[in-house]
RNA sequence: UACGACCUUCGGGGCACGGUGAGGGGGCAACCCCAAUUCCGGAUCGGCGGUGAUGCGCUUUAGGCGUCAAGUCCGCGAGCCAAUAGGCAGGAGCCGGUGAGAAUCCGGCACCGACAGUACAGUCUGGAUGGGAGAAGGCGAC
Numbered sequence: 001u002a003c004g005a006c007c008u009u010c011g012g013g014g015c016a017c018g019g020u021g022a023g024g025g026g027g028c029a030a031c032c033c034c035a036a037u038u039c040c041g042g043a044u045c046g047g048c049g050g051u052g053a054u055g056c057g058c059u060u061u062a063g064g065c066g067u068c069a070a071g072u073c074c075g076c077g078a079g080c081c082a083a084u085a086g087g088c089a090g091g092a093g094c095c096g097g098u099g100a101g102a103a104u105c106c107g108g109c110a111c112c113g114a115c116a117g118u119a120c121a122g123u124c125u126g127g128a129u130g131g132g133a134g135a136a137g138g139c140g141a142c
Stems, first nucleotide, its partner, number of pairs: 003140002006138005017041003023034004043123002045113002047076004055067005071111002079088003093109005115126003
């Protein structure tokens, strides 16, 4: 210098409010009470890497570099099988604007979200004091 055997740490957010009443309870009765974060209205959240025309900073101002930057563009993780490799399962974006150029910018309107439990769940409870894409640092075998 390269590289990564090894070690350590870190590594996910979220239903205010209103309605209905499956079901349960009380009453002689009329009727009353409880009852969904799951239904309806509404609210609300967004893991990791890559890419990336805004912004900010630096620069020799042409360009370059650093940094922030996508739930729905590419890939990955979380579930199941497996010792591993690997396999299986697994969601979602349009329109308009600016511009030479928009899948990422700006505006508008949409849409998506594992498994088990339970009144049908992205948001509750549980597997999970788990796993984890990966990030930072240490270390220095060969």